């Protein structure tokens, strides 16, 4: 330099054009317990990496940029 993949909650990830964006772990509150853990119930936490475009409608499709990873030279 060229090509490919990835970017969604604190962490690991799901979500292949339409409904209020979800799960597990973690955190907080309550219950249970002599205390803690386990278990049960509930809650908080997201500009879906950034700027544009296509579309009635974009986390999803397209261009460019940024970051990380892989391959080729």
């Nucleotide at each position: 330099g060229c090509g490919c993949u990835u970017a969604u909650a604190g962490c690991u990830c799901a979500g292949u054009g339409g409904a209020u964006a979800g799960a597990g772990c973690g955190u907080c509150u309550g219950g249970u317990u002599g205390c803690g853990g386990u278990c049960c119930a509930g809650a908080a936490g997201g500009u879906c990496g950034g700027c544009g475009g296509u579309u009635c409608g974009a986390u999803u499709c397209c261009u460019c940029c940024u970051a990380a990873g892989c391959g080729c030279a």
Transfer RNA from a Candidatus Moraniibacteriota bacterium, 73 nucleotides, folded computationally. NCBI's taxonomy places the organism under Bacteria, Bacteria candidate phyla, Candidatus Moraniibacteriota. It matches the Rfam family "tRNA". About the family: Transfer RNA (tRNA) molecules are approximately 80 nucleotides in length. By type it is a transfer RNA. The RNAcentral record of the sequence draws on ENA. Model confidence (mean pLDDT): 81 of 100.